[in-house]
Context: one part of a larger RNA
RNA sequence: GAACGAACGCUGGCGGCAUGCUUAACACAUGCAAGUUGAACGAAGGCCCGGAGCUUGCUCCGGUCACCUUAGUGGCGGACGGGUGAGUAGCGCGUGGGAACCUGCCUAGGAGCGGGGAACAUAACCACGGGAAACUGUGGCUAAUACCGUAUACGCCCCCCGGGGGAAAGAUUUAUCGCUGUUGGAUGAGCCCGCGUCGGAUUAGCUUGUUGGCGGGGUAACGGCCCACCAAGGCAACGAUCCGUAGCUGGUCUGAGAGGAUGAUCAGCCACACUGGGACUGAGACACGGCCCAGACUCCUACGGGAGGCAGCAGUGGGGAAUAUUGGACAAUGGGGGAAACCCUGAUCCAGCAAUGCCGCGUGAGUGAAGAAGGCCUUAGGGUUGUAAAGCUCUUUCACCGGGGAAGAUGAUGACGGUACCCGGAGAAGAAGCCCCGGCUAACUACGUGCCAGCAGCCCCGGUAAUACGGAGGGGGCUAGCGUUGUUC
Numbered sequence: 001g002a003a004c005g006a007a008c009g010c011u012g013g014c015g016g017c018a019u020g021c022u023u024a025a026c027a028c029a030u031g032c033a034a035g036u037u038g039a040a041c042g043a044a045g046g047c048c049c050g051g052a053g054c055u056u057g058c059u060c061c062g063g064u065c066a067c068c069u070u071a072g073u074g075g076c077g078g079a080c081g082g083g084u085g086a087g088u089a090g091c092g093c094g095u096g097g098g099a100a101c102c103u104g105c106c107u108a109g110g111a112g113c114g115g116g117g118a119a120c121a122u123a124a125c126c127a128c129g130g131g132a133a134a135c136u137g138u139g140g141c142u143a144a145u146a147c148c149g150u151a152u153a154c155g156c157c158c159c160c161c162g163g164g165g166g167a168a169a170g171a172u173u174u175a176u177c178g179c180u181g182u183u184g185g186a187u188g189a190g191c192c193c194g195c196g197u198c199g200g201a202u203u204a205g206c207u208u209g210u211u212g213g214c215g216g217g218g219u220a221a222c223g224g225c226c227c228a229c230c231a232a233g234g235c236a237a238c239g240a241u242c243c244g245u246a247g248c249u250g251g252u253c254u255g256a257g258a259g260g261a262u263g264a265u266c267a268g269c270c271a272c273a274c275u276g277g278g279a280c281u282g283a284g285a286c287a288c289g290g291c292c293c294a295g296a297c298u299c300c301u302a303c304g305g306g307a308g309g310c311a312g313c314a315g316u317g318g319g320g321a322a323u324a325u326u327g328g329a330c331a332a333u334g335g336g337g338g339a340a341a342c343c344c345u346g347a348u349c350c351a352g353c354a355a356u357g358c359c360g361c362g363u364g365a366g367u368g369a370a371g372a373a374g375g376c377c378u379u380a381g382g383g384u385u386g387u388a389a390a391g392c393u394c395u396u397u398c399a400c401c402g403g404g405g406a407a408g409a410u411g412a413u414g415a416c417g418g419u420a421c422c423c424g425g426a427g428a429a430g431a432a433g434c435c436c437c438g439g440c441u442a443a444c445u446a447c448g449u450g451c452c453a454g455c456a457g458c459c460c461c462g463g464u465a466a467u468a469c470g471g472a473g474g475g476g477g478c479u480a481g482c483g484u485u486g487u488u489c
Stems, first nucleotide, its partner, number of pairs: 001489004006485005013361006019354002021319001026317003030314003035076003040073002043070004048063007083272003092197007102188001106185004111180003114150001116148002125140006156165003170177003198244003205235003210232004215227003247269004251262004274295005297308004325351001327350003333347001334345004364394004374385004398430001400425005408416001433478005438459003444473002447470002454461001
């Protein structure tokens, strides 16, 4: 000198764009953050129509299901999106390769969707129970795109090449949407390898599933991934092992560069979801707002037993030098479901708060010497503040008041927002501070103080004329900021 997710002190007019718990991966009240589908299914209720009883606005029965509402079964989604950086020195990441793999939805091709559940099954529903609650038991009824046989099998799988095995589902408004097998593609994952990736040798030896083989198990898949047997290997001074620290990268800051430091926001990858472990379902998880077990903590309880997990968005306590609203909208972009209408979406888009940063603008312009008054200094003449002020003549950016008023939206739909912007109006009107002045280093005098009070980045200053302390006048620098502190180059 530059930089910052900064903080602190003094000060503070406006706008645009960004950014905002770096500390306790500490604990969390409350609300919201993942649903959707009636064009898969049975049912219940409402509405409507008809009839009956009639207490005249209720009860019962039947129909219609065109419409509305739902708890339940089924499907798809909850593995995305959002958060955090604890762990991890690792094929985790970066880069370049590889072969033994899977892939819902999407896409291209080709083939199929026959006939049954007869004893059927099960929620919802009904009946009877248990429990304070969470919830749950027994019996009975019923449906499906739920479930199970059967038929068929181009291509598919296994094979001793003879053969053997394996599918399907329907819905509606009749035009579609679906279902099953399979071959490719695309996308997304999993796996292996070369190279690169912090400090410590005051860590020198480490290793027994360890290193390799054969056979098997397991997996979507290769593999000591796991197991039996056999061999005795494997790594290490080119730093193994151990200890400490740390998410990695694109990037960011600095620097002429080489390099050094760093990894906030944005983007890619990884890991984690109260702590530890485990699997289930599924195309995909060993699953943040799923399940089970154990633990710590909190809450409810009728003491028998239960409930919970903000490192989602807000918000609270706590910690801290320090970091925001319990806001609006799905209008746009994107995502999930649905044939669609549409529903959901704290993703997102906006608004609010903060000079936290960057950028832009303003706080007026011209004229004005009696060089006014006042202040300060003075050799008492004067000098300086200083064209500065006043006065005179103008202007109206921003802010303010009134009126109009978007784009963002392909046909409809605008949270932002009566916002941006435009027009008109009034009036210099509402808008300047901070640090410094001994040298480094731009900027000096008088007074007060008297090694005191104090200053200080270094050298140092102050003990009676202090340009170094304190206030003052004057001056220098930067400016809605200015200084200080911290950190990096």